[in-house]
Molecule: SAM riboswitch aptamer (S box leader)
Organism: Halobacillus karajensis
RNA sequence: CUCUUAUCAAGAGAGGCAGAGGGACUGGCCCUGCGAAGCCUCAGCAACCACUGGUCUAUUCCAGAAAGGUGCUAACUCCAGCAAGUUGUUUAGACAACUUGGAAGAUAAGAA
Numbered sequence: 001c002u003c004u005u006a007u008c009a010a011g012a013g014a015g016g017c018a019g020a021g022g023g024a025c026u027g028g029c030c031c032u033g034c035g036a037a038g039c040c041u042c043a044g045c046a047a048c049c050a051c052u053g054g055u056c057u058a059u060u061c062c063a064g065a066a067a068g069g070u071g072c073u074a075a076c077u078c079c080a081g082c083a084a085g086u087u088g089u090u091u092a093g094a095c096a097a098c099u100u101g102g103a104a105g106a107u108a109a110g111a112a
Stems, first nucleotide, its partner, number of pairs: 002111007013042005021031003025081004043073003048069002051064004077104001082101008
């Protein structure tokens, strides 16, 4: 870097160093010298892997714990992006709101 599967409405921050950006991309809208990114320390959340118990034909399902491997700790993945449907506005083109699916992205586990 590519592919597969699962999840994405909940949850959880202080201090130190540093010094201007950050929220993937584009548009919007936000955060930020009352201190961004990044790094370090400590703390926390969750329960994907691993672990324990039960169950099963089953590598399935249920429950538990949080010592291990990751992850995460502003805003629903911050909102939209493509398509369909419903409703409303409009002479029409079209626009707005909502719903569903998809795309993209993130994380985990596995594979090449």